Bacterial RNase P class A from uncultured Puniceibacterium sp., 387 nucleotides, folded computationally. Rfam family: Bacterial RNase P class A. Rfam classes the family as a ribozyme. Taxonomically the source falls in Puniceibacterium (Bacteria, Pseudomonadati, Rhodobacterales, Paracoccaceae). Its mean pLDDT, the model's own confidence on a scale to 100, is 75.
[in-house]
RNA sequence: GAGGGCCGGAUGGCCGCGGCGGGGGUAUGCCCACGUCGAGGAAAGUCCGGACUCCCUGAAGCAGCGGUGCCGGGUAACGCCCGGGCAGGGCAACCUGACGGACAGCGCCACAGAGAACGAGACCGCUUCGGCUUUGGCCGGAGUAAGGGUGAAACGGUGGGGUAAGAGCCCACCGGGGGGCUGGCAACAGCGCCCGCAUGGCAAGCCCCACCGGGAGCAAUGCCAAAUAGGGACCCCGCGCGGGGCUGAUCCCCCAGGGGAUAUCGCCGCAGGGCCGCUUCAGCCCGAGGGGUCCGGGUUGGCAGCUAGAGCGGCGCAGCGAUGUGUCGCCCAGAGGAAUGGUCAUCACCCCUUUCGGGGGGAACAGAAUCCGGCUUACAGGCCCUC
Numbered sequence: 001g002a003g004g005g006c007c008g009g010a011u012g013g014c015c016g017c018g019g020c021g022g023g024g025g026u027a028u029g030c031c032c033a034c035g036u037c038g039a040g041g042a043a044a045g046u047c048c049g050g051a052c053u054c055c056c057u058g059a060a061g062c063a064g065c066g067g068u069g070c071c072g073g074g075u076a077a078c079g080c081c082c083g084g085g086c087a088g089g090g091c092a093a094c095c096u097g098a099c100g101g102a103c104a105g106c107g108c109c110a111c112a113g114a115g116a117a118c119g120a121g122a123c124c125g126c127u128u129c130g131g132c133u134u135u136g137g138c139c140g141g142a143g144u145a146a147g148g149g150u151g152a153a154a155c156g157g158u159g160g161g162g163u164a165a166g167a168g169c170c171c172a173c174c175g176g177g178g179g180g181c182u183g184g185c186a187a188c189a190g191c192g193c194c195c196g197c198a199u200g201g202c203a204a205g206c207c208c209c210a211c212c213g214g215g216a217g218c219a220a221u222g223c224c225a226a227a228u229a230g231g232g233a234c235c236c237c238g239c240g241c242g243g244g245g246c247u248g249a250u251c252c253c254c255c256a257g258g259g260g261a262u263a264u265c266g267c268c269g270c271a272g273g274g275c276c277g278c279u280u281c282a283g284c285c286c287g288a289g290g291g292g293u294c295c296g297g298g299u300u301g302g303c304a305g306c307u308a309g310a311g312c313g314g315c316g317c318a319g320c321g322a323u324g325u326g327u328c329g330c331c332c333a334g335a336g337g338a339a340u341g342g343u344c345a346u347c348a349c350c351c352c353u354u355u356c357g358g359g360g361g362g363a364a365c366a367g368a369a370u371c372c373g374g375c376u377u378a379c380a381g382g383c384c385c386u387c
Base pairs, nucleotide, nucleotide: 001387002386003385004384005383006382007381009347010346011345012344013343014342015341017038018037019036020035021034023032024031025030040365044376045375047374048373049372050371051370052217053216054215055214057282058281059280060279061278062277065213066212067211068210069209070084071083072082073081074080085099086097087096088095089094100208101207105206106205107202108201109200123148124147125144126143127142128141129140130139131138132137156174157173158172159171160170161169175197176195177194178193180191181190182189183188221304222303223302224301231295232294233293234292235291236290237289240270241269242268243267249262250261251260252259253258254257272286273285274284275283311330312329313328314327315326316325317324318323349362350361351360352359353358
C1' cells in the first nucleotide's frame, strides 16, 4: 500500500420508565411489591426483491407500458451475492464495468474543417502537361489520400518494394472479416486455412431480440360493537311492450251451444345497460315505486393482524465460493402519539495539564413501529486475519 472480517465501552449500586407473568390491596377507576424482557450496525433513505392481506369475472391471442441485459451458479425472490470470461486502470497485491444487437430499419454526428458516411473528400502540399513571363513565379487541365492542417472521429497501421508523384498497386508483420479444428456446460480462448480489406461512432435517441412483471399497501385486512345516512330479505298495495292459449272467474248478448268485454293466471317472444386496453369464446350482474317487519350497516371505542422466524449461536459434512444440509442449544421490544433514561463508583480508551501522587474534560453516526432478504448513505475510536 491492497483486500476481508469484527466491535461500537464493561461491571456494580441508587432513582425512574414501557411490555409480560403470577401475587397482594382496592373506593372496580386503579395502586403496590416481586420476577423477567426492553434499539442498531446501520433501527436511516424507502431504492430494489419477497412474505402476508384486500381489490380487479376467467381463458387465449394481440397491442401497449415498465424493468432487466457477457456466461454459469446460488436464492423464496431480486436490479442482490458467488465463480468465471472480456475490456480498462495499477510496478504489484488488486480495483472498476452505462459488458445483448450498429449488414432489420429510422435518426443524429455540435464547433472547427475543403470534406462527417458514400465506396466520400483536393484547403495547403506532391507530380506532370499546356500557356504566359519582368525567369522570382503566375494561370489553367490532369493525376495523387504519402506528408501538413481541422476535429472526439478523415474510409486499416508499421516497414519495404513500386511509381512521374502516389495508392493493398504488390509483399512481410500486426489488425479485421469468413469458415474449420481443439479446449470449455457457456461467455470465450488457442491454432492453422482462406479473403487485400468488403459497411466509422452513438442503442443513456427511437428501435430489434431474449427474459420478467396485475393494482394497492398493516392507516393492508378480519372480528365485536353506542349513533346517523345509505343497503338487503319477506309481506301487503301496485307494476314494461307484443303475441297466442284457456273458460277457471265476473258481466253482457242471442240462449241447443256459442260470441264479446274486463280482470287474473301461467306459456312464448322482444327488448336495454354494465363487468379485462382491444378481439374472440365462456360466464355473471342490474333492470320501477310506496308502506310495514326483520336482518344488517360500522363512526367513537375495543380485540385480532403483532412477532417462533426464509430466526440466532456452536459443531460437523458437501461445495473454490455464494450457499445448502445434519445435529445440539437458545427465545431475543412489541405499540397506542410512542418506554428503552439519569446519577454515582471502579476499570478501560482519547485529549489537556502535572509538583508524577494526581486533577480537568471528552466519547461518533443515530434511534424500532407488520415482518424478512439486499443495496445505498452516515459513523469518534479500536481489534483481528490475509496478500